[in-house]
RNA sequence: CAGGCCGGUCGGGUGAACGCGGUCGGGAAGACAGCGUGCUGUCUUCCCGGUCGAGGAAAGUCCGCACUCCACAGAGCACGGUGUCGGGUAAUCCCCGGGGCGGGGCAACCUGCCGGAUCGGGCCACAGAAACAGACUGCCGGAGUUCGCUCCGGCGAGGGUGAAAAGGUGGUGUAAGAGACCACCGGCGCAGGCAGUAAUGCCGGCGGCCAGGCAACCCCUACCGGGAGCAAGGCCAAGCAGGGAUAAUCCUUCCGGUUUUACCGGCGGGAGGGAAGCUGCUCGUUUCCCGGUCUUCGGACUAUAGUCCCGGGUAGGCUGCUAGAGAUGCAUGGUAACCUGCAUCCCAGAUAGAUGUUCAUCCAGGUGAAAGGUCGGGAGGAAGUCCCUGCGGGGAUGUAAACCGGCUGGUUUCACCGGACAGAAUGCGGCUUAUAGAUCGACCUGGAGC
Numbered sequence: 001c002a003g004g005c006c007g008g009u010c011g012g013g014u015g016a017a018c019g020c021g022g023u024c025g026g027g028a029a030g031a032c033a034g035c036g037u038g039c040u041g042u043c044u045u046c047c048c049g050g051u052c053g054a055g056g057a058a059a060g061u062c063c064g065c066a067c068u069c070c071a072c073a074g075a076g077c078a079c080g081g082u083g084u085c086g087g088g089u090a091a092u093c094c095c096c097g098g099g100g101c102g103g104g105g106c107a108a109c110c111u112g113c114c115g116g117a118u119c120g121g122g123c124c125a126c127a128g129a130a131a132c133a134g135a136c137u138g139c140c141g142g143a144g145u146u147c148g149c150u151c152c153g154g155c156g157a158g159g160g161u162g163a164a165a166a167g168g169u170g171g172u173g174u175a176a177g178a179g180a181c182c183a184c185c186g187g188c189g190c191a192g193g194c195a196g197u198a199a200u201g202c203c204g205g206c207g208g209c210c211a212g213g214c215a216a217c218c219c220c221u222a223c224c225g226g227g228a229g230c231a232a233g234g235c236c237a238a239g240c241a242g243g244g245a246u247a248a249u250c251c252u253u254c255c256g257g258u259u260u261u262a263c264c265g266g267c268g269g270g271a272g273g274g275a276a277g278c279u280g281c282u283c284g285u286u287u288c289c290c291g292g293u294c295u296u297c298g299g300a301c302u303a304u305a306g307u308c309c310c311g312g313g314u315a316g317g318c319u320g321c322u323a324g325a326g327a328u329g330c331a332u333g334g335u336a337a338c339c340u341g342c343a344u345c346c347c348a349g350a351u352a353g354a355u356g357u358u359c360a361u362c363c364a365g366g367u368g369a370a371a372g373g374u375c376g377g378g379a380g381g382a383a384g385u386c387c388c389u390g391c392g393g394g395g396a397u398g399u400a401a402a403c404c405g406g407c408u409g410g411u412u413u414c415a416c417c418g419g420a421c422a423g424a425a426u427g428c429g430g431c432u433u434a435u436a437g438a439u440c441g442a443c444c445u446g447g448a449g450c
Stems, first nucleotide, its partner, number of pairs: 001446004006441005012362007020053016055421001059432002062430005067229004079225005084098005099114006115220002120218002122214003136159002138155007167185006186210002188207003192203004233319004242310005249271004254266005272290007291302004326345006333338001363419001365417007372408006384397005
């Protein structure tokens, strides 16, 4: 320098103008409450100023917690999840560091799988005789034979099929064969030694135990798991509807009816009572209501308006709500994930949902042009000048130059273009997915120079 591999960080900056949301301070207007009656407090709207205002994924909602409400003696069953070992953590299907068996790359490195297949059931496409105990071909023995072969029995060695077919090699053995037996190798099981916290590794011993695979099919086993979710939950509370309380009297002019004093009915008047409006309050004044049913004539029952009270609660409002498993820096322990300590800081809380738009400039980036650089042609060596000359010419300047063409991320200038994925909604830890570009560090391979 080129290519690669792993991990981290950032993901536009500055200024101006006009806007949006939160919060603090000041001012104005309005409403309500309190009394000390013109002040104080609260709320709403507007204006001015200060300050703060999205992300590494705010996304998917796939895991795990916090928080809230509901349920809950204990145990078992069922259902779901997880499954190598150790560690981290509030917790995890997460993270870190190891182990075993594989796959890819020259390498750095990347990547798949992980309890049980001697409890049992089930399944194993196609091919093949057979997918787990059966024989197509073949080998061997016996019997038969029309000499083509057929039947009975033994074998699991050779061939063939398949992803997978009875551990492998050599030997003994046999009619032929075969772990049937033997040696070595491989696997499995049992008991042991050493190392390691453990998974596991190494070592030697014993047993012919060698009849496959799938548990992401059921199953067995160990461990874990209540349900719903901030539209959780709490508080306040218009209107409408519901329940309760509160007036339901007295006197009387006139008219009518009837059995006379009396009673009944009607239009009114007065007193009293209930309620509302007006005025800052009292007084005052205006408006509305004071009605029915039954009766043993003693009473009993009933409520229209208005007002007050009560419980639940819709719209709506407040809260939950953002100071936290918090951020940054330093130190400490640890291989690491992470833990601990100290210091400093406050970093969105909207509610149909604010965080935006425009301009200028800078920083990366892209495209084009020019200059520059470099390479080739020019060069079978121009012109001019100088030198030599036998006047024909030769030599030097000159490995040059004008000029032409190609290339140019590594030089410069100018013009134009131009900023990825994406947007909080209770919070937090992970995972996954999307992401233009910039940048830092470790490592690997190849080339060149010293």

Bacterial RNase P class A from an Anaerolineales bacterium, 450 nucleotides, folded computationally. A source record names the gene rnpB. The model forms 90% of the base pairs in the Rfam consensus. Its Rfam family is "Bacterial RNase P class A". By type it is a ribozyme. About the family: Ribonuclease P (RNase P) is a ubiquitous endoribonuclease, found in archaea, bacteria and eukarya as well as chloroplasts and mitochondria. Lineage of the source: Bacteria > Bacillati > Chloroflexota > Anaerolineae > Anaerolineales.